Molecule: c-di-GMP-I riboswitch aptamer
Organism: Nitrospirales bacterium
RNA sequence: UUCCCGAAACGGCACUCCUACUGCGAAGUAGGGUCGCAAUGCCAGGAGUCAGGUCCCACGCCUGACCGUUCAGCUACCGAA
Numbered sequence: 001u002u003c004c005c006g007a008a009a010c011g012g013c014a015c016u017c018c019u020a021c022u023g024c025g026a027a028g029u030a031g032g033g034u035c036g037c038a039a040u041g042c043c044a045g046g047a048g049u050c051a052g053g054u055c056c057c058a059c060g061c062c063u064g065a066c067c068g069u070u071c072a073g074c075u076a077c078c079g080a081a
Stems, first nucleotide, its partner, number of pairs: 005079002012037002017032006035068001041074002045071003048066007
């Protein structure tokens, strides 16, 4: 120095919820901020969940959303054992 790992420290993000706005909707943005998080940073590639549409219904298909559901990819602060 690098990798694994995760004690401590400096900090960080921000679930639920509330307010305002956007959207048919799932949901998103901003502010506040309690649960939690060592990648809970970025990314929608696989799966999963959700919304809109199609289909007589179902199955299926199309479009979209969720990265704090998960796997994968990329990047990254600190330095005890």